[in-house]
RNA sequence: AGAGUUUGAUCCUGGCUCAGGACGAACGCUGGCGGCGUGCCUAACACAUGCAAGUCGAGCGGAGACAGUGAGUAGCUUGCUAUGAACUGUUUUAGCGGCGGACGGGUGAGUAACGCGUGAGCAACCUUUCCCAGACAGGGGAAUAACACACCGAAAGGUGUACUAAUACCGCAUAAGACCACGGGAUCACAUGGUUCUGGGGUAAAAGAAUUAUCGGUUUGGGGUGGGCUCGCGUCCGAUUAGGUAGUUGGUGAGGUAACGGCCCACCAAGCCGACGAUCGGUAGCCGACCUGAGAGGGUGAUCGGCCACAUUGGGACUGAGACACGGCCCAAACUCCUACGGGAGGCAGCAGUGGGGAAUAUUGGGCAAUGGAGGAAACUCUGACCCAGCAACGCCGCGUGGAGGAAGAAGGUUUUCGGAUCGUAAACUCCUGUCCUUGGAGACGAGUAGAAGACGGUAUCCAAGGAGGAAGCCCCGGCUAACUACGUGCCAGCAGCCGCGGUAAUACGUAGGGGGCAAGCGUUGUCCGGAAUGAUUGGGCGUAAAGGGCGUGUAGGCGGCUAAGUAAGUCUGGAGUGAAAGUCCUGCUUUUAAGGUGGGAAUUGCUUUGGAUACUGCAUAGCUAGAGUGCAGGAGAGGUAAGUGGAAUUCCCAGUGUAGCGGUGAAAUGCGUAGAGAUUGGGAGGAACACCAGUGGCGAAGGCGACUUACUGGACUGUAACUGACGCUGAGGCGCGAAAGUGUGGGGAGCAAACAGGAUUAGAUACCCUGGUAGUCCACACUGUAAACGAUGAAUGCUAGGUGUAGGGGGUAUCGACCCCUUCUGUGCCGGAGUAAACACAAUAAGCAUUCCGCCUGGGGAGUACGGCCGCAAGGUUGAAACUCAAAGGAAUUGACGGGGGCCCGCACAAGCAGUGGAGUAUGUGGUUUAAUUCGACGCAACGCGAAGAACCUUACCAGGUCUUGACAUCCAACUAACGAGGUAGAGAUACGUUAGGUGCCCUUCGGGGAAAGUUGAGACAGGUGGUGCAUGGUUGUCGUCAGCUCGUGUCGUGAGAUGUUGGGUUAAGUCCCGCAACGAGCGCAACCCUUAUCUUCAGUUACUAACGCGUGAAGGUGAGGACUCUGAAGAGACUGCCGGGGACAACUCGGAGGAAGGUGGGGACGACGUCAAAUCAUCAUGCCCCUUAUGACCUGGGCUACACACGUAAUACAAUGGCCGUUAACAGAGGGAAGCAAAGCGGUGACGCAGAGCAAAACCCUAAAAACGGUCCCAGUUCGGACUGUAGGCUGCAACCCGCCUACACGAAGUUGGAAUUGCUAGUAAUCGCGGAUCAGCAUGCCGCGGUGAAUACGUUCCCGGGCCUUGUACACACCGCCCGUCACACCAUGGGAGUUGGGAGCGCCCGAAGCCGGUAUCCUAACCUGAAAAGGAGGGAGCCGUCGAAGGUGAGACCAAUGACUGGGGUGAAGUCGUAACAAGGUAGCCGUAUCGGAAGGUGCGGCUG
Repeated sequence: AGAGUUUGAUCCUGGCUCAGGACGAACGCUGGCGGCGUGCCUAACACAUGCAAGUCGAGCGGAGACAGUGAGUAGCUUGCUAUGAACUGUUUUAGCGGCGGACGGGUGAGUAACGCGUGAGCAACCUUUCCCAGACAGGGGAAUAACACACCGAAAGGUGUACUAAUACCGCAUAAGACCACGGGAUCACAUGGUUCUGGGGUAAAAGAAUUAUCGGUUUGGGGUGGGCUCGCGUCCGAUUAGGUAGUUGGUGAGGUAACGGCCCACCAAGCCGACGAUCGGUAGCCGACCUGAGAGGGUGAUCGGCCACAUUGGGACUGAGACACGGCCCAAACUCCUACGGGAGGCAGCAGUGGGGAAUAUUGGGCAAUGGAGGAAACUCUGACCCAGCAACGCCGCGUGGAGGAAGAAGGUUUUCGGAUCGUAAACUCCUGUCCUUGGAGACGAGUAGAAGACGGUAUCCAAGGAGGAAGCCCCGGCUAACUACGUGCCAGCAGCCGCGGUAAUACGUAGGGGGCAAGCGUUGUCCGGAAUGAUUGGGCGUAAAGGGCGUGUAGGCGGCUAAGUAAGUCUGGAGUGAAAGUCCUGCUUUUAAGGUGGGAAUUGCUUUGGAUACUGCAUAGCUAGAGUGCAGGAGAGGUAAGUGGAAUUCCCAGUGUAGCGGUGAAAUGCGUAGAGAUUGGGAGGAACACCAGUGGCGAAGGCGACUUACUGGACUGUAACUGACGCUGAGGCGCGAAAGUGUGGGGAGCAAACAGGAUUAGAUACCCUGGUAGUCCACACUGUAAACGAUGAAUGCUAGGUGUAGGGGGUAUCGACCCCUUCUGUGCCGGAGUAAACACAAUAAGCAUUCCGCCUGGGGAGUACGGCCGCAAGGUUGAAACUCAAAGGAAUUGACGGGGGCCCGCACAAGCAGUGGAGUAUGUGGUUUAAUUCGACGCAACGCGAAGAACCUUACCAGGUCUUGACAUCCAACUAACGAGGUAGAGAUACGUUAGGUGCCCUUCGGGGAAAGUUGAGACAGGUGGUGCAUGGUUGUCGUCAGCUCGUGUCGUGAGAUGUUGGGUUAAGUCCCGCAACGAGCGCAACCCUUAUCUUCAGUUACUAACGCGUGAAGGUGAGGACUCUGAAGAGACUGCCGGGGACAACUCGGAGGAAGGUGGGGACGACGUCAAAUCAUCAUGCCCCUUAUGACCUGGGCUACACACGUAAUACAAUGGCCGUUAACAGAGGGAAGCAAAGCGGUGACGCAGAGCAAAACCCUAAAAACGGUCCCAGUUCGGACUGUAGGCUGCAACCCGCCUACACGAAGUUGGAAUUGCUAGUAAUCGCGGAUCAGCAUGCCGCGGUGAAUACGUUCCCGGGCCUUGUACACACCGCCCGUCACACCAUGGGAGUUGGGAGCGCCCGAAGCCGGUAUCCUAACCUGAAAAGGAGGGAGCCGUCGAAGGUGAGACCAAUGACUGGGGUGAAGUCGUAACAAGGUAGCCGUAUCGGAAGGUGCGGCUG
């Protein structure tokens, strides 16, 4: 520090996800040791048991125990025993009394608050104990617990009577000082005031213990400590919480408090808080700090420390220095326990522990040795604070599980191309070491003291010995992200953080081997920060990605021109205080190291205070004129409102003329018309809109504004520089304006026209088209308040190259004048530079450079929806979520593909023609069906007379049956035998059995034998498979297409994908060539080179040929010869737009012509670019993997591939006279083939053919022509056409023609009379027509591949159909239009809104009741201290009771809010290949979209206005 993920690819926007760190964690697997920490986050749920706050006998009276002394009493053995008052000592302590139980410890429920933090203040306060200082303690009094007795009660406990003490209680005295009221003075000040001096007056104190160390008591002042109160600033979310508040805000007076204060009360006033967010609702203890981060920030508030709050829930006070009190009291409530039912007791959010809850959190341990606390004079007692130990890998840190050597690279595992590779120096083995461990021994610091005292602990540590012995796992290995193979599985099982893996070769699942990472841990889950500049202060945006308010006006607020002097709030700078400690950071020391501990420093960015500076901002002052405004002088304009006027046109009415149609459409129909339409002429009525002018012209803030005239009225512009003197800009709320549609009331209504009706179209047509037609459109008044209200671009100001239009002004020059020209201001357009931008683009009218203010955005969907509020008559508008769901949604540009987009061009593509196919029967192939099997493959073009150039057996892969199992075929090993051959029996055969009288080979030899080849037998390795997968493959092939295309290097342009070149202008069959050009070149294709054919030349001349010369025949190149000709076959020539003319751009090229056998690639062939179709083929062959192995292999016989209701393709034959049949003869080819062959002549047969066989391995012999021509006949018929089918008799091949061959003869003589929709081929030696040959092959072509004979018609042309090429355009497509995609409906699931209601909750309000208690009152009762009094009694004071105010819980009532639930219901989301349509994307087939209204199963249609996206 980044990475993955939207696309075919690219750039951008934007979300999601990952890598890091952290944790009081939990879960899974695993687990050796130690140190230091940490450990109920949930039920502030309920708690058994024990402990957690006592202490002081040196405050007091008792009581008890022990010891001593021992009065006295009793017994008698008269000096002993027992008892024993009292006293002394030691000791225990129930009670009274004092101090402490307000600390320490726990928890975080409540609390959004002066609660906390920080900084101040108290001139408005208190403070036990402690320290310092001062002054005191005199003299009295009355009670009361304990104890005793009596009584009540189950208990808890209580009552009465009588006694007693104090450092308990109460008067009196005294008063330095204190306090209170009053008088006087000084001084200070911060508003009330403070401090101090002084005068007299008033008020209030005290306690002793101990016994000689001291400790206490009272009062006053000061200090310290701890608290109380007040204030500035800071402190979460929600405005779908906007108004709140009656003790409320303030005043006066009284009360209350330690103290200020509406804290409380009476009276008076009507304030106070709030958009700088009051009130209300939700959530939450706050901080030091902790985690993260570069920081700014964000998150958290465990442990440790500070503060607060609470102690079952709620209320209350008492005591006290301090509490409204966790282990105190009273009351109410809930719960639990005891009970004799009358009544009582209790409060673990102290430490352990239990139950419960939960994913989850420990011992009912030891000790007061240390530190600290309470009491005490002290010893000491108490202390679950604390110190320790136990449990837990919960965290951090450290250590170990061994070290060195060791290659036969062992065995074994895995893998393999079978060679090896790898685990791997790893192990074994050898030599060592001893951390932890075990055993034995020694043994602390912590304990600073005068002494004693150690829970931890026989612990840490040290020494010795023993022995490699006891100690490694977890996760991951497709990319991100370090690490790969095998097997299993087969969209299953499963994985997954994101992208995504898995459908038979999975580095992604599971296992194994190997590898990577971390390590006593490793992963997962959860949460937080980071990455995320993804809420952007640092540090983002808003034309098209999300995002500028529809427009103006203006309030608060924010911001603001020039000059001068002042001030010092902001700002800058220095000092002071504070910012607790701990923590973090730096640096020492220390535990062997580390974590940890400890010392010092820095830091704590803050707040307060004070001195200084004055540029900028603020404040207040004085001025200025450049901003802004006013005045004056002008011209322009569909700016607005109102009234009036006008002509053209549509429609309607009346009348005339006139007759059969009009109208409408793609074509029609509905409609109108003989009752006279339409047309035409004249007259009239009425409403609405204003042609031409008219212009990216004008005006307006926007919406918007268009005939003319008048009236009223707003704004802008130009000029001038007289006036004011910053008066300005923006603008949350507010107010106003605001197209169309729509609403209300009243008018109006010609045309147009939602809805509606009818007619068409259509599968349907709730549409597009047509005929009608109502709201509405128009006017007035009132509402609505929205639009693609758009420049998708907020307003204002300044600055930053130009060029060119246009509108309205001004100036200059010039002129007689109008122009022209120059210049300036304002508006409105286009082009364009810098700059900006993701690109497109914007570019002085910025989307550039800056400033100010406002509005708005933060992934897509859900959704501009729901609920709530506000507005509206309604429609609806405005504000505006969540659950849930997806990993994308999106912008711009690129390359393709596509378009019922455009342009150019080509092709038997159409057209023009010829012949067909589709109809018939036949042949053949296919589908289907059938079958035991009808083997398999090929399926639009590009499967279907295709693989198959030839299924009777074989072929043959299929079926039935019979057989074989190392096999029909190959290699290796062993044994035997040469091999081979012959015939016999059984059987359908394969095969089995048996015989053998044949035959003994070749090479070497030491003559025993060995070897090669072949055969038989045997064992196992293996063979074998036309079994599967052409979607694992090679090779081969088809197709687009013989279409003209497809690319590369370098350069250039672009952020990039890419572009350029290859586009453009011409031209060509052609990316063929020329010209131009940021391109220049090149490659694969095209063309040419190759073959063939057409002409000629040369050479050569047998088997071909024969002109001349001979010979010769019935005839004949038959012969001698020849090399002329034809021909053969070799080498050449020839054709290149070369020449001429026209056109063209002086080009390429094209048109015409000449010459030429041939003319513009002469004809034909071979030749097939980059690629497309997961095209075809595993059955030609090869081949990975899978499968079968007495069978899916092999052999045999027979059958099948030939089936047959039917459908399709391809052919041959026909339907006839351009013909059929018969005859005649000299008819006339080419290319091939021939030895298991072609076969002549001859003979036989009607014929197929047979007999026989010359010649020929072939320019020699043979196969070998037909149509045509000539002559005759038929005479338009189902025929003398046609030949299917069938019968009979034959022929041929072959072991064998039944299933199932071909041919012949005779006989039979079907359909068919030119073929519907539709469709095919062909442009010249072509179509058509005629025959011939060959491959395969024993035999079997109407098929296929070739060959020649005869030999046409037509092409105006490119509008249309099909296919293709190039350029361009649109795109929401990229599996690429056979694409994408919308909505209803149906089904399943999920979350959610409404809903008659129902249930629950917290809060507030009104009323009722009213506990405890404080306060107040009191006429009843009681009453030791003081006073009066001799006493009785009275008084003061107090208490009880009663009454009253307040008052918790409770009751009740009406509302508001929240949550849960609810028959039914609404839409939404997600789901497998459901149903209906086809709305959108291309002109998406009616351009789309926005607002609104209306209609319709649904997408949607239509009307009105708007936008161009």
Predicted 3D model of a 1509-nucleotide RNA (small-subunit ribosomal RNA) from an Oscillospiraceae bacterium. Its mean pLDDT, the model's own confidence on a scale to 100, is 84. The sequence is in RNAcentral, with records from SILVA. Rfam family: Bacterial small subunit ribosomal RNA. Gene Ontology terms of the family: ribosome and structural constituent of ribosome.